[in-house]
Context: one part of a larger RNA
RNA sequence: CAGUAAAAAAUUGAGAAGAGUAAACCCUAGUACGAGAGGACCGGGAAAAAUAAACCUAUGGUGUAUCGAUUGUUAAACCAUUAGCAUAGUCGAGUAGCUACGUUUAUAAUAGAUAAUCGCUGAAAGCAUCUAAGCGAGAAACUAACUUCAAGAUUUAUUUUUUUAAAAAUGUAAUAGAUAAUUACUUUGAUAGGCUUAGUGUAUAAGGAUUGUAAAAUUUUAAAGCUAAUAAGUACUAAUUUUUU
Numbered sequence: 001c002a003g004u005a006a007a008a009a010a011u012u013g014a015g016a017a018g019a020g021u022a023a024a025c026c027c028u029a030g031u032a033c034g035a036g037a038g039g040a041c042c043g044g045g046a047a048a049a050a051u052a053a054a055c056c057u058a059u060g061g062u063g064u065a066u067c068g069a070u071u072g073u074u075a076a077a078c079c080a081u082u083a084g085c086a087u088a089g090u091c092g093a094g095u096a097g098c099u100a101c102g103u104u105u106a107u108a109a110u111a112g113a114u115a116a117u118c119g120c121u122g123a124a125a126g127c128a129u130c131u132a133a134g135c136g137a138g139a140a141a142c143u144a145a146c147u148u149c150a151a152g153a154u155u156u157a158u159u160u161u162u163u164u165a166a167a168a169a170u171g172u173a174a175u176a177g178a179u180a181a182u183u184a185c186u187u188u189g190a191u192a193g194g195c196u197u198a199g200u201g202u203a204u205a206a207g208g209a210u211u212g213u214a215a216a217a218u219u220u221u222a223a224a225g226c227u228a229a230u231a232a233g234u235a236c237u238a239a240u241u242u243u244u245u
Stems, first nucleotide, its partner, number of pairs: 001152001005163007015149004021049001025045003033038001050107006059100004066093005071086006110144003117137004166245004171185004191238003194234005201226002207220005
C1' cells in the first nucleotide's frame, strides 16, 4: 500500500521454517552359541559429550566513578578535611544490567505409506517360482507427530463486540529502541525524576577527647558513614495547557 462500511479483539491453518547427533556403562547374562578361548541378537535402564534455545536463583566474569586504601603534585591562607590532574593515577572489593566458564530444558514416544531386502498363496509353464491377479514384514530417509511463523491462502477464510466519538501531534517514559515503530502512562495520574523507608555494596565516616617526640593508637562509637542502575510507598516537580484530522 491492497480487500472487507469503519473500529477493536479472538480464531482456523493452506503453506513455510526449525529440530533430527552419538551413546560409555549396568541389567537381561557369563545366558544362547562354542571343545575351549571367547561371547551375543532381541529387550529394559542410562552417565559424560556435542548441538540448540531460554535464563541470571546460586557459581564465576565485567561493572569509566558505588565504597574503601594509597603515591606525586596543584588549589581552598594554615592544621584538619576535601577537590582537580596523573590509563578510572594505582590498588582491594562490588549493586543493577549484560554475560559463560554457570543453570534449566530439548534433540522423545508413536502412527502411516514405503526403499533395498525378506516372505505367504500362486499360475502362465501338471513341477518350480515373493508376481503375472492377490496378501504381508521392512530404514536415522518420506508423510504426520514436536517448536516457531502463518489469510498478500487474489479460491483474499471464520467468530465476537461497538456504531460515536475516535485517531494523531505535543508531553513523561521502557518490558522497546540507530531513527521510525512498539509498549506503559498523561491529574479520574505512580509514567519518569525527587523524597521517605527497606534492600544491596563497602567496611567502621566527620568532629571532639586522651596517650605518644612522631608515624599512629585508643575512646566518644555503633554493622558507623556513604551507597549507581533494585523494591515498596509518597503528587513535591514534569506529563498542565494547546493543536490537527